[in-house]
A computed fold for a 351-nucleotide part of an RNA from Candidatus Zambryskibacteria bacterium RIFOXYC1_FULL_39_10, annotated as small-subunit ribosomal RNA, central domain. Rfam family: Bacterial small subunit ribosomal RNA. Gene Ontology terms of the family: ribosome and structural constituent of ribosome. It was read from a public genome assembly. Its mean pLDDT, the model's own confidence on a scale to 100, is 86. The source organism's lineage runs through Bacteria, Bacteria candidate phyla and Candidatus Zambryskiibacteriota.
Context: one part of a larger RNA
């Protein structure tokens, strides 16, 4: 010396399902090609090591000896690990029973405010808009107000550090199917598990196809401004899109910039959903427990900010990814994709 890593420096896969494959809970017995040991063959010679000698010493040189690793053989051990059999349930995991929260999905109705268009009442010269104007819209009657009837699109207040969801994300209400999850009893299975290459499925926005639908908004566009110029910020307008339904795309600063699973390690406080006690007419309230989601903190880690029982702490096991900068989320080739592009992915050269 036998690598060091990944919140911000290179660097967690955009998410879960899950195969190969790695790793596996408690007791016997058995058996051993893994391990352990003993004995022996080999592992040329020079070399290193140790003793001993030879050149006047030393390098250098002879002798004799050790010792190493790795294959081979044979005997032996059975702790640990395979393999086989047999149980086990405190503890992993499933389930059952009974309860609970909840914007979890996916349809279908419906429901109000705003908006905007029509059509009539009633009514006149201005309205808009800006920093200031203009372009626009009004005497073919505009804005303002009133009524009635259409039409899309999103759901004020509740509402929160708040709640669900593998993630992206998810909010009017009512129904219907319909996934997850918690808690409490410990009936039941009896290690039935974790990760998880690949594979499959999900994946905001924008974008594409095919039919629809378009009230407000609004890339492109065209028009007034502003300016030196203004392909911009500000104004009037407005196509695609924004919405539905079907099929595609497959990428985000898809962030906690922090895989997943389990298992130690001070605690204070808030807040959600459950249980159990004491307490009460009830409800709080306090006492203790489970599961989340916030704050601040021991110790401890960290370069430092900072993390700190939702760890970035201190173990295990498993997957992905990292190896100076540019070239380069690129080039070829391969693969998907209509099509945009997207996945994988160099070099040469130069600092």
């Nucleotide at each position: 010396c036998u690598g060091g890593g990944c919140g911000u420096a290179a660097a967690g896969g955009g998410u879960g399902u899950g195969u190969a494959g790695g790793u596996g809970g408690u007791u016997u017995u058995g058996u051993u090609a893994g391990u352990c040991u003993u004995u022996u063959g080999u592992u040329a010679a020079a070399a290193c090591c140790c003793g001993c000698g030879g050149c006047c010493u030393a390098a250098c040189c002879g002798c004799g000896g050790a010792g190493g690793u790795g294959c081979g053989a044979a005997g032996g051990a059975a702790a640990c690990g395979g393999c086989a059999a047999a149980a086990c349930u405190u503890a992993g995991a499933g389930g059952a029973u009974g309860c609970g929260a909840g914007a979890g999905g996916u349809a279908u109705a419906u429901g109000g405010a705003a908006c905007u268009c029509a059509u009539g009442g009633a009514g006149u010269a201005g309205g808009g808009g800006u920093g200031a104007a203009a372009u626009c819209c009004g005497u073919u009657g505009a804005u303002a107000u009133c009524a009635u009837g259409g039409g899309g699109a999103a759901c004020a207040c509740c509402a929160a550090a708040a709640g669900c969801g593998a993630a992206g994300g998810c909010a009017a209400u009512a129904u219907a199917c319909u996934g997850g999850c918690g808690c409490a009893u410990u009936c039941c299975u009896g290690a039935c598990a974790c990760u998880g290459a690949a594979a499959c499925a999900c994946g905001a926005a924008a974008g594409c196809g095919u039919a629809g639908g378009u009230a407000g908004c609004g890339a492109a566009u065209g028009g007034g401004a502003u300016u030196a110029g203004a392909u911009a910020c500000c104004c009037c307008a407005g196509u695609a899109g924004u919405c539905u339904a079907c099929g595609c795309c497959c990428u985000a600063a898809a962030c906690g910039a922090u895989g997943a699973u389990c298992g130690c390690u001070a605690g204070c406080u808030u807040u959600u959903c459950g249980g159990a006690g004491u307490a009460u007419c009830g409800a709080c309230c306090c006492u203790c427990u489970g599961a989340g989601a916030g704050g601040c903190g021991a110790a401890g880690c960290u370069a430092a900010c900072g993390c700190g029982u939702u760890a970035a702490g201190c173990g295990a096991u498993c997957c992905g990814c990292c190896u100076g900068g540019g070239u380069a989320u690129u080039a070829c080739g391969a693969g998907c994709g209509c099509a945009a592009g997207c996945u994988u992915a160099a070099a040469a050269c130069u600092c």